């Protein structure tokens, strides 16, 4: 000095799935009978999604092939989520850091 890889930050992109039921509360209308309507907020139940995080290798795929072992964009759905926003694995660009070989 230092490509790839790794780390941090900034910017851009970035999917899926509830017009469900009940309850509480609030608001409005009627007008004093509690009845009706509304609410992307709260609680409960049911349904659903898979891309923070977390668990598992039973199936699939990968680590050249079998076993073993490991990993995943696979799987589970604990957590999270199911209008928009936010978040978001991952991808790209830039800046900085670290740094093998040469």
């Nucleotide at each position: 000095u230092c490509a790839u890889c790794c780390c941090a930050c900034a910017c851009g992109g970035g999917a899926g799935a509830g017009u469900c039921a009940g309850g509480a509360u609030g608001c409005g209308u009627c007008g004093u009978g509690g009845a009706c309507g509304c609410a992307g907020g709260c609680c409960u139940g049911c349904g659903c999604c898979g891309a923070a995080g977390g668990g598992g290798c039973a199936a699939u795929u990968c680590c050249u092939c079998c076993c073993c072992g490991g990993a995943a964009c696979c799987u589970c759905u604990c957590a999270g989520g199911c209008g928009c926003c936010c978040g978001g694995a991952c991808c790209g660009u830039g800046u900085g850091g670290a740094g093998c070989a040469g």
The RNA shown here (Glycine riboswitch aptamer) has 102 nucleotides and comes from Nocardioides caeni. Model confidence (mean pLDDT): 75 of 100. The organism belongs to Nocardioides, within Bacteria. Rfam family: Glycine riboswitch aptamer. Rfam links the family to the GO term glycine biosynthetic process.